[in-house]
Context: one part of a larger RNA
Molecule: small-subunit ribosomal RNA, central domain
Organism: marine metagenome
RNA sequence: CUGGGCAUAAAGGGCAUGUAGGCGGCCCGAUCAGUCAGAUGUGAAAUCCUCCGGCUCAACCGGAGAACUGCAUUUGAUACUAUCGAGCUCGAGGAUGGUUGGGGUAAGCGGAACUCCUGGUGGAGCGGUGAAAUGCGUAGAUAUCAGGAGGAACACCAGUGGCGAAAGCGGCUUACUGGACCAUUUCUGACGCUGAGGUGCGAAAGCUAGGGUAGCGAACGGGAUUAGAUACCCCGGUAGUCCUAGCCGUAAACGAUGGGCACUAGGUUGGGGGAACUCCUAUGGUUUUCCCAGCUGUAGCAAAUGUGUUAAGUGCCCCGCCUGGGGAGUACGCACGCAAGUGUAAAACUC
Numbered sequence: 001c002u003g004g005g006c007a008u009a010a011a012g013g014g015c016a017u018g019u020a021g022g023c024g025g026c027c028c029g030a031u032c033a034g035u036c037a038g039a040u041g042u043g044a045a046a047u048c049c050u051c052c053g054g055c056u057c058a059a060c061c062g063g064a065g066a067a068c069u070g071c072a073u074u075u076g077a078u079a080c081u082a083u084c085g086a087g088c089u090c091g092a093g094g095a096u097g098g099u100u101g102g103g104g105u106a107a108g109c110g111g112a113a114c115u116c117c118u119g120g121u122g123g124a125g126c127g128g129u130g131a132a133a134u135g136c137g138u139a140g141a142u143a144u145c146a147g148g149a150g151g152a153a154c155a156c157c158a159g160u161g162g163c164g165a166a167a168g169c170g171g172c173u174u175a176c177u178g179g180a181c182c183a184u185u186u187c188u189g190a191c192g193c194u195g196a197g198g199u200g201c202g203a204a205a206g207c208u209a210g211g212g213u214a215g216c217g218a219a220c221g222g223g224a225u226u227a228g229a230u231a232c233c234c235c236g237g238u239a240g241u242c243c244u245a246g247c248c249g250u251a252a253a254c255g256a257u258g259g260g261c262a263c264u265a266g267g268u269u270g271g272g273g274g275a276a277c278u279c280c281u282a283u284g285g286u287u288u289u290c291c292c293a294g295c296u297g298u299a300g301c302a303a304a305u306g307u308g309u310u311a312a313g314u315g316c317c318c319c320g321c322c323u324g325g326g327g328a329g330u331a332c333g334c335a336c337g338c339a340a341g342u343g344u345a346a347a348a349c350u351c
């Protein structure tokens, strides 16, 4: 130096986009840089190694050889890599036609429920709990009917179902808009994969400014419970939850499983598209193909649990990360942030 790993033991970056870099399909030709072979020169001596010899042996010393795995020059080889040139279509992308979907943004609309307000009926309780009490109520509550206002969330459909890179997305309509899939051999012709830095997105909570506030509800107050009860239960209730603009940048951001490509038994179910056949009660049935999402399972893998064509199997390419427990995701420094804090990230010491 090589050699190990990352679902659960330490370890996959929260997700994407993309710069440098790394890696890269088929065919032909050229060059000969890498690569390979030969030759020449050099590679000081000593050391190491082999052989011979000298001190009685050895260490040590003397001699000879080998070696010095390297470098330079030169002559060749041309399979592979590389570079240049010419082409190809299966990778990738485009075009055309079609399909599905809670993908995104904005505007408008809707009903149920809830709370409040006004009025009618009514007249003593209501509410709440294990039981109660605080609380509300003769200034007329609860209940019930009518009218009005407001904010938030969208029952059923709903699914082991769909979409999205992830975070996430669910009433209805319209406008704008992203992606995916299928079919067609119609076009380009390797345009690809990954991606250190960078950049963007990123639940909830939190922060700034302005609005909004029905319900819920940290904090807080009260009632209970209890030995106590800074809780669990009950009555209230402010931030917040909602909107607009900006910040924060973290989560058990999880499939605790990075991305891409290829290959490796099946069975079964669901979602989307296509093709062929069938012909009955055709929005149907049968077979088949592509994409997506589940269950089960062979080989293999695995410490086991399990995983198993959606791999944790077999290979290749690229990135990230791990190296005993504690100290510590802390101190210090730096960067970012209004702050909260976040990112990066030790050591002493100790077991």
Stems, first nucleotide, its partner, number of pairs: 004322003007305002012319001014201004021194003025088002028085004033081002035077008049065006091191001092188003095184005103177007110154001114150008125136002162169002206247006215241002220236004258318006266296013300307002324351003333344004